[in-house]
RNA sequence: GCCUCGGUGGCUUAGUGGUUAAAGCGCCAGACUCAUAAUCUGGAGACCGCCAGUUCAAAUCUGGCUCGAGGCA
Numbered sequence: 001g002c003c004u005c006g007g008u009g010g011c012u013u014a015g016u017g018g019u020u021a022a023a024g025c026g027c028c029a030g031a032c033u034c035a036u037a038a039u040c041u042g043g044a045g046a047c048c049g050c051c052a053g054u055u056c057a058a059a060u061c062u063g064g065c066u067c068g069a070g071g072c073a
Base pairs, nucleotide, nucleotide: 001072002071003070004069005068006067007066010025011024012023013022018056027043028042029041030040031039049065050064051063052062053061
């Protein structure tokens, strides 16, 4: 330098054009318990790496940039 894949709550992932972006773990509160853990219930937390473009509508499609992983030279 070229090719492929990826960047979405604190962490790990899902969501592949159309309702205020979903789940597990974690966090906070409550229930249960003598108490803790486990379990159950509720809650807060991401507008999707950045900038443009296409579209009535973009996390999703296109281009550029950036960061990470792998491959080729």